The RNA shown here (transfer RNA) has 73 nucleotides and comes from a Candidatus Collierbacteria bacterium. Rfam family: tRNA. From the family's description: Transfer RNA (tRNA) molecules are approximately 80 nucleotides in length.
[in-house]
RNA sequence: GCCAAGAUAGCUCAGUUGGUAGAGCACCGCUUUCGUAAAGCGGGGGUCGUGGGUCCGAUUCCCACUCUUGGCU
Numbered sequence: 001g002c003c004a005a006g007a008u009a010g011c012u013c014a015g016u017u018g019g020u021a022g023a024g025c026a027c028c029g030c031u032u033u034c035g036u037a038a039a040g041c042g043g044g045g046g047u048c049g050u051g052g053g054u055c056c057g058a059u060u061c062c063c064a065c066u067c068u069u070g071g072c073u
Base pairs, nucleotide, nucleotide: 001072002071003070004069005068006067007066010025011024012023013022019056027043028042029041030040031039049065050064051063052062053061
């Protein structure tokens, strides 16, 4: 330099025909217990990598850029 995949909650990841963004773990609270653990219930937490474009409407489609991983040279 070229090609491919990826970037979404603190972490690991879902999210298809474009229409208000979710799960598990973690965190906080409550119930239970003599107390803890476990279990159950509830809650908080997101500029969806950045900037543009299309559209009534973009995590999703298009373009450029940044970063990460792998491959080729």